[in-house]
Context: one part of a larger RNA
RNA sequence: CGUUAGAAUAUUGAGAGGACCUUUCCAUAAUACGAGAGGACUUGGAAGGAUGAACCGCUGGUGUACCAGUUCUUAUGCCCAUAGGAAACGCUGGGUAGCUAUGUUCAGAGGUGAUAACUGCUGAAAGCAUCUAAGUAGGAAGCCCACCUUAAGAUGAAUAUUCUCUAUUAGAUCGCGGGUAGACCACCCGAUAGAUAGGUAUCACGUGUACAGUCUGCAAAGAUUUUAGCGGAGAUAUACUAAAGAAUCGAUUGAU
Numbered sequence: 001c002g003u004u005a006g007a008a009u010a011u012u013g014a015g016a017g018g019a020c021c022u023u024u025c026c027a028u029a030a031u032a033c034g035a036g037a038g039g040a041c042u043u044g045g046a047a048g049g050a051u052g053a054a055c056c057g058c059u060g061g062u063g064u065a066c067c068a069g070u071u072c073u074u075a076u077g078c079c080c081a082u083a084g085g086a087a088a089c090g091c092u093g094g095g096u097a098g099c100u101a102u103g104u105u106c107a108g109a110g111g112u113g114a115u116a117a118c119u120g121c122u123g124a125a126a127g128c129a130u131c132u133a134a135g136u137a138g139g140a141a142g143c144c145c146a147c148c149u150u151a152a153g154a155u156g157a158a159u160a161u162u163c164u165c166u167a168u169u170a171g172a173u174c175g176c177g178g179g180u181a182g183a184c185c186a187c188c189c190g191a192u193a194g195a196u197a198g199g200u201a202u203c204a205c206g207u208g209u210a211c212a213g214u215c216u217g218c219a220a221a222g223a224u225u226u227u228a229g230c231g232g233a234g235a236u237a238u239a240c241u242a243a244a245g246a247a248u249c250g251a252u253u254g255a256u
Base pairs, nucleotide, nucleotide: 001153005164006163007162008161009160010159011158015150016149017148018147021049022048023047024046025045026044027043033038051107052106053105054104055103059101060100061099062098066094067093068092069091070090071086072085073084074083075082076081110145111144113143118138119137120136121135165254171249172248173247176190177189178188179187196242197241198240199238200237201236202235203234205231206230207229212225213224214223215222216221
């Protein structure tokens, strides 16, 4: 821009893409078959492999400054206690959210659809024969349907419901607070009749018992107040702070 007034919400599905995998074991059965050795079709059940999708409750990984320990060095005058630097975490031990696989869950079901090679029935042309010429039955991991995703620019532009019609309306946009969404855009949520983000409080969780004081020890140190102190992303609550005032677009009862 179109879809022939303009919008909101919910659908249909022409079409497109994806997937379709496979092994072993148990029973049927130590049966049919076979001299024996061996050893099925079929039907039912179980456990796996690889692949794919989703997720983070479990098991783990990561978690660049969340906690602790620790060495050298510089600084805060010194001790203590801290802060900066130590090859883009100095090193070491842990680790929330998020992300993640080696972790967890799920999937490949089914079909009285049409067929291929092939196997048939009846059967002439051609008194026989012949699966084929008329007629007719089967038959594959393949095709089709089904399954998952998408899909009306399907210009063949579909359908349903509701709203608006002289009021800048129905609705939408910019801007604003944000996000499990994201390069940007887009998408989604919120905007005071508000929990959207930050802050604060409590809790969870992480680290592992802070500083200062007191006591013990000649001292290095230890004990105690102290499951303390500190804390990124988590949960709940709370308008304390910030989501301003405005602005813009938008059919004119709908071609001939």